[in-house]
């Protein structure tokens, strides 16, 4: 360089759930907490894919409003695949 994640070794990281905050939600950020993860390190400003309805429009109806459908060039997920950089140990 290229496969590889059986064992050891030294650290890493933190689902869900529960609190607080922010937000329309999706989610996010601290704390408590470990289901997992060899990249669960980076990238959503250009790859696929999934999640999100405040507002807008539609229609209803009991019409200062409410239900219900349409809408995602906007947000949001890297712990969906993808890119991409990479410790230890192996071959």
């Nucleotide at each position: 360089c290229a496969c590889u994640a059986a064992a050891a070794a030294a650290g890493g990281c933190a689902a869900a759930a529960c609190c607080a905050u922010u937000g329309a939600a999706a989610a996010a950020u601290g704390g408590u907490g470990a289901c997992g993860c060899a990249a669960a390190g980076c990238u959503a400003a250009a790859g696929g894919g999934g999640c999100u309805a405040a507002g807008a429009c539609a229609c209803u109806u009991u019409u200062u409003a409410a239900a219900u459908g349409u809408u995602a060039u906007g947000g949001c997920c890297a712990g969906c695949c993808a890119g991409u950089u990479g410790c230890c140990g192996g071959u």
Predicted 3D model of a 91-nucleotide RNA (c-di-GMP-I riboswitch aptamer) from a Bacillota bacterium. Of the family's consensus pairs, 95% are formed in the model. The coordinates come from a structure-prediction model, not an experiment, and the mean pLDDT is 79.